[in-house]
Context: one part of a larger RNA
Molecule: large-subunit ribosomal RNA, domain II
Organism: Spirogyra sp.
RNA sequence: GCCCGCGCAAUAGCGGAUAUCCACUGCGGCCUCGCAGCGCUGUCGUGACCAACUCGUUCGACCCGUCUUGAAACACGGACCAAGGAGUCUAACACGCAUGCGAGUCCAAGGGCGGAAAACCCCGGGGCGCAAGGAAAUUGAGACGUGGGAUCCGAAGAGGUGCACCACGCGCCGACCCGGAGUUAAGACGAAGGGUUUGAGCGAGAGCAUGUAUGUUGGGACCCGAAAGAUGGUGAACUAUGCCUGAGCAGGGCGAAGCCAGAGGAAACUCUGGUGGAAGAUCGCAGCGAUACUGACGUGCAAAUCGUUCGUCGGACUUGGGUAUAGGGGCGAAAGACUAAUCGAACCAUCUAGUAGCUGGUUCCCUCCGAAGUUUCCCCCAGGAUAGCCGGAGCCCAAACAAGUUCUAGCAGGUAAAGCAAAUGAUCAGAGGUCUCGGGAGUGAAACACUCUCGACCUAUUCUCAACUUUAAAUGGUUAGGAUGCCGCCGUUGCCCAAGCGAACGGCGACGACAAAUUGGGGCUCCGAGUGGGCCAUUUUUGGUAAGCAGAACUGGCGAUGCGGGAUGAACCGAAAGUCGGGAUAAGGUGCCCAACUCCGCGCUAACCUAGACUACACAAAGGGUGUUGAUUGAUUAAGACAGCAGGACGGUGGUUCAUGGAAGUCGAAAUCCGCUAAGGAAUGUGUAACAACUCACCUGCCGAAUCAACUAGCCCCGAAAAUGGAUGGCGCUGAAGCGCGGGACCUAUACCCGGCCGAGGCGGCGUGCGAACGCCGGCUUGAGUAGGAGGGCGUGGGGGCGGCGUUGCACUCCGGCGAGUGAUCCCGGGAGAAGCCGCCUCCAGUGCAGAUCUUGGU
Numbered sequence: 001g002c003c004c005g006c007g008c009a010a011u012a013g014c015g016g017a018u019a020u021c022c023a024c025u026g027c028g029g030c031c032u033c034g035c036a037g038c039g040c041u042g043u044c045g046u047g048a049c050c051a052a053c054u055c056g057u058u059c060g061a062c063c064c065g066u067c068u069u070g071a072a073a074c075a076c077g078g079a080c081c082a083a084g085g086a087g088u089c090u091a092a093c094a095c096g097c098a099u100g101c102g103a104g105u106c107c108a109a110g111g112g113c114g115g116a117a118a119a120c121c122c123c124g125g126g127g128c129g130c131a132a133g134g135a136a137a138u139u140g141a142g143a144c145g146u147g148g149g150a151u152c153c154g155a156a157g158a159g160g161u162g163c164a165c166c167a168c169g170c171g172c173c174g175a176c177c178c179g180g181a182g183u184u185a186a187g188a189c190g191a192a193g194g195g196u197u198u199g200a201g202c203g204a205g206a207g208c209a210u211g212u213a214u215g216u217u218g219g220g221a222c223c224c225g226a227a228a229g230a231u232g233g234u235g236a237a238c239u240a241u242g243c244c245u246g247a248g249c250a251g252g253g254c255g256a257a258g259c260c261a262g263a264g265g266a267a268a269c270u271c272u273g274g275u276g277g278a279a280g281a282u283c284g285c286a287g288c289g290a291u292a293c294u295g296a297c298g299u300g301c302a303a304a305u306c307g308u309u310c311g312u313c314g315g316a317c318u319u320g321g322g323u324a325u326a327g328g329g330g331c332g333a334a335a336g337a338c339u340a341a342u343c344g345a346a347c348c349a350u351c352u353a354g355u356a357g358c359u360g361g362u363u364c365c366c367u368c369c370g371a372a373g374u375u376u377c378c379c380c381c382a383g384g385a386u387a388g389c390c391g392g393a394g395c396c397c398a399a400a401c402a403a404g405u406u407c408u409a410g411c412a413g414g415u416a417a418a419g420c421a422a423a424u425g426a427u428c429a430g431a432g433g434u435c436u437c438g439g440g441a442g443u444g445a446a447a448c449a450c451u452c453u454c455g456a457c458c459u460a461u462u463c464u465c466a467a468c469u470u471u472a473a474a475u476g477g478u479u480a481g482g483a484u485g486c487c488g489c490c491g492u493u494g495c496c497c498a499a500g501c502g503a504a505c506g507g508c509g510a511c512g513a514c515a516a517a518u519u520g521g522g523g524c525u526c527c528g529a530g531u532g533g534g535c536c537a538u539u540u541u542u543g544g545u546a547a548g549c550a551g552a553a554c555u556g557g558c559g560a561u562g563c564g565g566g567a568u569g570a571a572c573c574g575a576a577a578g579u580c581g582g583g584a585u586a587a588g589g590u591g592c593c594c595a596a597c598u599c600c601g602c603g604c605u606a607a608c609c610u611a612g613a614c615u616a617c618a619c620a621a622a623g624g625g626u627g628u629u630g631a632u633u634g635a636u637u638a639a640g641a642c643a644g645c646a647g648g649a650c651g652g653u654g655g656u657u658c659a660u661g662g663a664a665g666u667c668g669a670a671a672u673c674c675g676c677u678a679a680g681g682a683a684u685g686u687g688u689a690a691c692a693a694c695u696c697a698c699c700u701g702c703c704g705a706a707u708c709a710a711c712u713a714g715c716c717c718c719g720a721a722a723a724u725g726g727a728u729g730g731c732g733c734u735g736a737a738g739c740g741c742g743g744g745a746c747c748u749a750u751a752c753c754c755g756g757c758c759g760a761g762g763c764g765g766c767g768u769g770c771g772a773a774c775g776c777c778g779g780c781u782u783g784a785g786u787a788g789g790a791g792g793g794c795g796u797g798g799g800g801g802c803g804g805c806g807u808u809g810c811a812c813u814c815c816g817g818c819g820a821g822u823g824a825u826c827c828c829g830g831g832a833g834a835a836g837c838c839g840c841c842u843c844c845a846g847u848g849c850a851g852a853u854c855u856u857g858g859u
Stems, first nucleotide, its partner, number of pairs: 003016003063078004079859006089219006096212006104128003110122003132139002144169005152160002171202002173199003176195003182189002222361002225358001229351006240325009249315001251283002258275007287312003292308002295306002327343001329339002364793006374387001376385003388531002390528008401520003405517002407481005417471001418469002424466003429461001431459003436456008485511001487509007495502001534558004539553005563574003578757006588747003591731003597744001599743006612733001623718003627715004632710005644702005650675003656670003681696001685694002758783004763778005794848001796845010813831005819826002
């Protein structure tokens, strides 16, 4: 819309019916088309933004590794590149995880099958486990209770059940100590019953095998490195020494013995001249050696040479050949010399990859957590073990519990302080004083007579101390703040008591979160690393003259840590850090270097060896200043001060007593009056031989308003001298850009606040057949890190499985990417190249380099 009814009627309104029909709308499904938007993609054009890289500018910025409390170090290693190069394997054990079977479990050897194997199968002997205790003979174990407690049953209420495990207790087994009925002829056996004794036991089994992570130990044991030790050999061609056999050594000078002649002499013999040619004698060549130049050379001619000089040169001389002596041995005219460029014990091989608590090195990434330098012991002090600190793995619970905190209550204490008119000990000063004691005086003949005096002593005070103490903190320590409690009833006991009196323990019942605050999940077990050199600061503190010295305590830091400030800097001040953007700050700053006020107000400072300028901190003192500015006290002053200028400054008296050569105010000692005055000292200085003279004190005139002294503290100055030239950080700064105050504004850290993203840890919700895991969504908290631990990844070589790529071009290599990833790395395009390569799952490892005076090669 159509139909029916009401209504005069209607295109207005009201009501009704309709499994029907039609339309519309919502949802869902399918098909198709168109349009729009979005996404992806190709080509062309254009602009903006932006990534990486390269270059430039500004700012920041010291070289890595290493030992170290601390390294950029004038500590060591390091020219550069490539390749190689260091926690492995095995056995045992501990603990965790995984898997299989389970009171069992595993399987050697053997056998079967087979190919001589592997794999598979069989068989039991064996290992470990299933029972312990005891030296041994040998003996040989409750389904226990209480508290907490999961699960299950219940109206998921009361209540019951009570796993694992934890705590406590009875009991049982063995050992030990008792006990001894009883048996026995004797040795001996031995029940019941006990015990603050003891065991790696029992108490409804949990193990075995394999794999693997970590750790420990034995093995070369993460890698490289000694000085040594041992065994067996090779060497005397170098050199040391002996022996045998050979060779070699100009020319001079000197002139031993012996001999000859002459002379002398009684003789012994002597002398003179010759001859002669001796010597570990002499000069000196060769030779052998090697003193000086400390010459040359010094990547040499040479791993010991060259030159000149020098020593010796007929002998203990030089030298060839042969031979002998061999490593704890030789040989040595002796130097620890020599023994093949090696000698305070040769060389070679082996034990041997010797050992090293010592040095050096130890190879990819990200994420989470994160130390110690202390305790005890050690032939311990460069090291270990042990506890602590730290990590990892789990288990139990879910509002119980916990605490580097506060509060309340209780307890212990004798340090700081205080006290000494309190004790003990020390100690200053006076005062008063009977008795008592001692010394000394006076009056006494004398007196325990009197008087005086000095002490001791007594009394009340006063000064100063202690490890001494009446008193007595702060901080710190410890306990408690309830259910395992409290109350009632009953019971047990070997304790206690006169005693069923108490105490302890046990059972039952009632009381229900209240029982301080705040914050936070809490408790337990197992395994293991590193560390076991520390250092600094405030405060306290010991030794020391002191120290950037040595040793302690509490706390916080550095070590292990960056960031802003302190110019610079391990530790100081601020503040701790994923990665970006914004805001506003801390400490510290705001003339310029250098971001931000040459800001505002007040005061101080003038500093020529050298003003000053911000914790630690990079120093300055005693003592001075009429530099200047304040404060305090006491004086003077209009009755005229102070300062300045001027006048006076007298007489007794040349004073007295001394002293002196002299002394008249003034060398010196003592005393220091009077008069006149406005005032004038028996004199403050100059001066003289002594006088004189001058001056001052004092008084007055002029002047006309403040002045003087002491003391104190701000800045400034002196005190204030060191070696390269020099440091408020530099420049510089002066009504500051200095010093002391006050005020506002501004600058700026990785801290704080807000937002985005990444990671980590809890929490909540959702999704799947269920569960776990996981994923998604939401919100909260959070992010530093050396040694060290854990988790997750990247990469290399090879085996197995699955799947791919490649002559239409693999690997490798070069260039490039506005490709991916936090990263290790991966991917893509192009050039060149010419034959192999890759992904996923799983297994095995000779698996990652910058360093080791690393190895080899190259530059």